[in-house]
Molecule: RNase P RNA; transfer RNA
Organism: Candidatus Polarisedimenticolales bacterium
RNA sequence: GAAGGCGGACAGACGGUCGCCGCGGGUUUUCUCCGAGCCGGCGCCGGGCGGCGCGCUUCAGGGCGCGAUCGAGACCGGUCGGCGAGGAGGAAGCCGGGGAGGAAAGUCCGAACUCCGCAGGGCAGCGCGCUGGGUAACGCCCAGACCCGGUGACGGGAUGGAAAGUGCAACAGAGAGGAGACCGCCGGUCGGGCCGCGCCGCGAGCCACCUCGCGACGGCAAGACGGUCCCGGCCGGCAAGGGUGAAACGGUGCGGUAAGAGCGCACCAGCGUCGGCGGCGACGCCGGCGGCUCGGUAAACCCCGCGCGGAGCAAGACCGAAUAGGGGAGCGUUCGAGGCUGGCCCGGCCGAGGCUCCCGGGUGGGUUGCUGGAGGACGGGGGAGACCCCGCCCCUAGAGGAAUGACCGUCGCCCCCUGAUCCGGGGCACAGAAUUCGGCUUAUGGACGCCUUCGACG
RNA sequence: GGCGGCGUAGCUCAGAGGUUAGAGCGAGGGUCUCAUAAUCCCUAGGUCCGUGGUUCGAAUCCACGCGCCGCUACCA
Numbered sequence: 001g002a003a004g005g006c007g008g009a010c011a012g013a014c015g016g017u018c019g020c021c022g023c024g025g026g027u028u029u030u031c032u033c034c035g036a037g038c039c040g041g042c043g044c045c046g047g048g049c050g051g052c053g054c055g056c057u058u059c060a061g062g063g064c065g066c067g068a069u070c071g072a073g074a075c076c077g078g079u080c081g082g083c084g085a086g087g088a089g090g091a092a093g094c095c096g097g098g099g100a101g102g103a104a105a106g107u108c109c110g111a112a113c114u115c116c117g118c119a120g121g122g123c124a125g126c127g128c129g130c131u132g133g134g135u136a137a138c139g140c141c142c143a144g145a146c147c148c149g150g151u152g153a154c155g156g157g158a159u160g161g162a163a164a165g166u167g168c169a170a171c172a173g174a175g176a177g178g179a180g181a182c183c184g185c186c187g188g189u190c191g192g193g194c195c196g197c198g199c200c201g202c203g204a205g206c207c208a209c210c211u212c213g214c215g216a217c218g219g220c221a222a223g224a225c226g227g228u229c230c231c232g233g234c235c236g237g238c239a240a241g242g243g244u245g246a247a248a249c250g251g252u253g254c255g256g257u258a259a260g261a262g263c264g265c266a267c268c269a270g271c272g273u274c275g276g277c278g279g280c281g282a283c284g285c286c287g288g289c290g291g292c293u294c295g296g297u298a299a300a301c302c303c304c305g306c307g308c309g310g311a312g313c314a315a316g317a318c319c320g321a322a323u324a325g326g327g328g329a330g331c332g333u334u335c336g337a338g339g340c341u342g343g344c345c346c347g348g349c350c351g352a353g354g355c356u357c358c359c360g361g362g363u364g365g366g367u368u369g370c371u372g373g374a375g376g377a378c379g380g381g382g383g384a385g386a387c388c389c390c391g392c393c394c395c396u397a398g399a400g401g402a403a404u405g406a407c408c409g410u411c412g413c414c415c416c417c418u419g420a421u422c423c424g425g426g427g428c429a430c431a432g433a434a435u436u437c438g439g440c441u442u443a444u445g446g447a448c449g450c451c452u453u454c455g456a457c458g
Numbered sequence: 459g460g461c462g463g464c465g466u467a468g469c470u471c472a473g474a475g476g477u478u479a480g481a482g483c484g485a486g487g488g489u490c491u492c493a494u495a496a497u498c499c500c501u502a503g504g505u506c507c508g509u510g511g512u513u514c515g516a517a518u519c520c521a522c523g524c525g526c527c528g529c530u531a532c533c534a
Base pairs, nucleotide, nucleotide: 001454002453003452004451005450006449007448010445012411013410014409015408016407017406018405020099021098023096024095025094028092029091030090031089032088033087034086037083038082039081040080043079044078045077046076047075049071050070052067053066054065055064056063057062101430105441106440108439109438110437111436112435113312114311115310116309120346121345122344123343125308126307127306128305129304130144131143132142133141134140145159146157147156148155149154160303161302165301166300167297168296182242183241184238185237186236187235188234189233190232191231192230193229194227195226196225197223198220199219200215201214202213203212204211205210250268251267252266253265254264255263269293271290272289273288274287275286276285277284278283316368317367318366319365326359327358328357329356330355331354338350339349340348361533362532363531375394376393378391379390380389381388382387412428413427414426415425416424459530460529461528462527463526464525465524468483469482470481471480476514485501486500487499488498507523508522509521510520511519
């Protein structure tokens, strides 16, 4: 320098102007509510009190009843209007302080929390699956084992069981699971050919003998001859070689054999088993023995082990508002429909003008849940690490047709323009909380640190 | 916000581990007709939403991602 691997952080900085959403403060304006009490020529109504009239009664003062009406600073209850010290709340303005993320995303896992009459048993279903640890929990994290990939740094692994069982393996191929024989190799047998020898026949050399040639005209019982030869059929042996396939029932060598073969032997690989050693363990190493080899697939059914009740903040609670408390169908009332938010059965509980479904109707407002929590930073300690413990400090969004923004200036980084600098122009990722946490995955910017391989130079 | 489902030819859908993924409608060409339609014949057209994994082999099984659709408040 090039090509890579891994890790932890950051998420442009500062200033100004104008806005948005919570929180706190005090003050001004305004609105609403509460409010001891006061006023309304006793406000009005009812009762009471005083006066007046009539009736009854008493010896009498007087008493009782009825009636319309009059009176009041100061009786009781209810009620209407006004004033009201003061208090509470809302709105607007002012001041102070706060306001998205590493993924807020996908909603893929695990929880908290809430409700369903505490959810018991069986079947079905779903999820997970090497070992040890961490954690509230997990399918997450850490460390390790084994396998795979990479020269390496390092990365990946749903990694229990295929000698419990069932199933599957297209095409090709002889044969696809206790398989198989197409070519091939070997033995036997039958037939044919060829060759050799012999015989026969024919032709030629003067007939015959002899020699040479031929076996076409029907050559070989006139050869029941022979062969380290060739071809074919049948019977049998073999699995070494060829070939097919993703996969063919160990590999190499020697012996052995008619040819071969774990058939035998040596070494190697693998499996099982026994023993020893190391490790908490997964597992590793060493030695002996065995049959010589027992394949793949469980992200196929299945078996084994462990776990799982369901729903989700639109959960749930309180207040307020509104209406047609309507219509239809079905089921059922103790021999019981249906419900207890997932499928079935059993058990338990609830259960009667009730339950289910469909149609129709009304309201979609407020408060709460709601943000302080398995919370974060720093320091110390334990541990190899994930993580845990202690001390101290901090608290940093809670919206709801849904705020967290826009613009300007300076600086920073990148690109273009230029031979180069300045100037100028353009750009600065992915992306936006919605009950809250712990993870995973996905999207994404430029820097930094450590490590590996290769090349060059010293 | 929460929950559920789907993605295969231009459209609507089959196919649910096996050779080269099919059907109907549609499109193009031909036949028939004076001409058009219908009929009949032929043809083209597919990254099976994407990436990775399991398997000898994936549209199908598994994981993650992308896109689309639906349901979900309270009262009587």